[in-house]
The prediction has a mean pLDDT of 88. A computed fold for an 87-nucleotide RNA from Pelolinea submarina, annotated as c-di-GMP-I riboswitch aptamer. The sequence was found by an Rfam model in a public genome assembly.

RNA sequence: ACUCGAUAAAGGCAAACUCAUCGAAAGGUGAGGACGCAAAGCCAUGGAUCUACAGCUGAUUUCAGCCAGGAUAGCCAGGUUGCCGGG
Numbered sequence: 001a002c003u004c005g006a007u008a009a010a011g012g013c014a015a016a017c018u019c020a021u022c023g024a025a026a027g028g029u030g031a032g033g034a035c036g037c038a039a040a041g042c043c044a045u046g047g048a049u050c051u052a053c054a055g056c057u058g059a060u061u062u063c064a065g066c067c068a069g070g071a072u073a074g075c076c077a078g079g080u081u082g083c084c085g086g087g
Stems, first nucleotide, its partner, number of pairs: 002087004012037002017032006035074001041080003045077003048072003055066004
């Protein structure tokens, strides 16, 4: 350097849920809390999924459908950085 993740060692992150807060929502942020994670570190490039403010269409005034420009990195792939150990 490349590759792999058995057994460790040092550690790390933090699901659901609760409170507060931002947001139209999905969801995010902070605190508590641990389901789990060898990248559950970072990046929205490709696919996938979620929401539908705005917009369009149809109804008529209450609604329905379509649609990311929004979101999910703890959905997958990809890029990139890193601890320890084996080969």